Context: one part of a larger RNA
RNA sequence: CUGGGCGUAAAGAGCGCGUAGGCGGCUUUCUAAGUCUGGUGUGAAAGGUCCAGGGCUCAACCCGGACAGUGCACUGGAUACUGGGAGGCUUGAGUGCGGCAGAGGGGGGCGGAAUUCCUGGUGUAGCGGUGAAAUGCGUAGAUAUCAGGAGGAACACCGAUGGCGAAGGCAGCCCCCUGGGCCGUUUCUGACGCUGAGGCGCGAAAGCGUGGGGAGCGAACGGGAUUAGAUACCCCGGUAGUCCACGCCGUAAACGAUGAGUGCUAGGUGUCGGGGGUAUCGACCCCUCCGGUGCCGCCGCUAACGCAGUAAGCACUCCGCCUGGGGAGUACGGCCGCAAGGUUGAAACUC
Numbered sequence: 001c002u003g004g005g006c007g008u009a010a011a012g013a014g015c016g017c018g019u020a021g022g023c024g025g026c027u028u029u030c031u032a033a034g035u036c037u038g039g040u041g042u043g044a045a046a047g048g049u050c051c052a053g054g055g056c057u058c059a060a061c062c063c064g065g066a067c068a069g070u071g072c073a074c075u076g077g078a079u080a081c082u083g084g085g086a087g088g089c090u091u092g093a094g095u096g097c098g099g100c101a102g103a104g105g106g107g108g109g110c111g112g113a114a115u116u117c118c119u120g121g122u123g124u125a126g127c128g129g130u131g132a133a134a135u136g137c138g139u140a141g142a143u144a145u146c147a148g149g150a151g152g153a154a155c156a157c158c159g160a161u162g163g164c165g166a167a168g169g170c171a172g173c174c175c176c177c178u179g180g181g182c183c184g185u186u187u188c189u190g191a192c193g194c195u196g197a198g199g200c201g202c203g204a205a206a207g208c209g210u211g212g213g214g215a216g217c218g219a220a221c222g223g224g225a226u227u228a229g230a231u232a233c234c235c236c237g238g239u240a241g242u243c244c245a246c247g248c249c250g251u252a253a254a255c256g257a258u259g260a261g262u263g264c265u266a267g268g269u270g271u272c273g274g275g276g277g278u279a280u281c282g283a284c285c286c287c288u289c290c291g292g293u294g295c296c297g298c299c300g301c302u303a304a305c306g307c308a309g310u311a312a313g314c315a316c317u318c319c320g321c322c323u324g325g326g327g328a329g330u331a332c333g334g335c336c337g338c339a340a341g342g343u344u345g346a347a348a349c350u351c
Base pairs, nucleotide, nucleotide: 003323004322005321006320007305008304012319014202015201016200017199021195022194023193025089026088027087028086029085030084031083033082034081035078036077037076038075039074040073041072042071048067049066050065051064053063054062055061092192093189094188096185097184098183099182100181104178105177106176107175108174109173110172111155116150117149118148119147120146121145122144126137127136163170164169207248208247209246210245211244212243216242217241221237222236223235224234259318260317261316262315263314264313267296268295269294270293271292272291273290274289275288276287277286300307301306324351325350326349333344334343335342336341
């Protein structure tokens, strides 16, 4: 390579948009490139198979003859399928209209609780902390308590086994701007679709640059304990950071450890959004359709665990990835980055 694979054994890219490419619904007709079939030519010799053929005493070997020979070219024909041209269709896809839910995103404003700090009042000998303590704070009046003020960060209850988003992720309330989805109706377009190498964008936390901010928490650091030691776990402090703006970084157990799309394949039960029916004064209840999100469970699958209409079942299309362990996600080189580093990614050697 072929093949076989990718939930947990090696293996799904963190996620999206999309270029090339690959793949592509029903139908009519033309074409005949792919495809199938006939013919002709070619397919050197040696080589292969066959001829009790011929020549060395046989054989190997040599000579002769016949045949085969993936393939290629030209030519005649076939038209189911694929492709190409032209035309039609509506179920895929999109669109109009009418509704609906939502922590989806961006910006602005507002609110209360709590912590801390400041000012003042009351008040006095302790507070705090732990397994127990100590460091620490406090007679310069702390802790406790009341009133007022400042500032930053996060939004208890509702809250969910809930919702939204492609993923990362998203939660007080109000306003503005804005993306997507679902349901109903079938208005319109008429295959406009799926996937997606490169590419472009988004991307938790930490980290970086410039400027701001800084209540609480808190790497580093200091101190107190513990201990044989204690560069820890516990305690008292505490800087960066955590927050904001702008610009970088581009990683993760970025996980459902499960790529995307379409169709098909028993049921049961909960819940969220919407529609129809039944019922009723009405909300419920009950039946049913569509979409989401959970649990249980046949067939089937699986090494087992388990999965099971949200498939890991049955199929097809496209992409990514794996190919023994260590060396190593290292070295070298390239590209990217301010740096930290990221990305691509070996070999010797060794088991």